[in-house]
Molecule: transfer RNA
Organism: Opitutales bacterium
RNA sequence: GCCCUUAUCGUCUAGCCCGGUCAGGACAUCUCCCUUUCACGGAGGUAACUUGAGUUCGAAUCUCAAUAAGGGCG
Numbered sequence: 001g002c003c004c005u006u007a008u009c010g011u012c013u014a015g016c017c018c019g020g021u022c023a024g025g026a027c028a029u030c031u032c033c034c035u036u037u038c039a040c041g042g043a044g045g046u047a048a049c050u051u052g053a054g055u056u057c058g059a060a061u062c063u064c065a066a067u068a069a070g071g072g073c074g
Base pairs, nucleotide, nucleotide: 001073002072003071004070005069006068007067010027011026012025013024020057029045030044031043032042033041050066051065052064053063054062
């Protein structure tokens, strides 16, 4: 220098190919119920699309560039 892969709640992860009406789940956390209390169990809440630009009525999803991590070739 060139090529490939990855980036989503505090953590892990689905969704991306094939654009759409609250971005889903598990664990964690908070509140309530249950219990004499704790644990277990039940109900509910908070919390995320790496950044910028473009296309589009509409982008986590498509296009381009950048950043970060990993890998390959020279």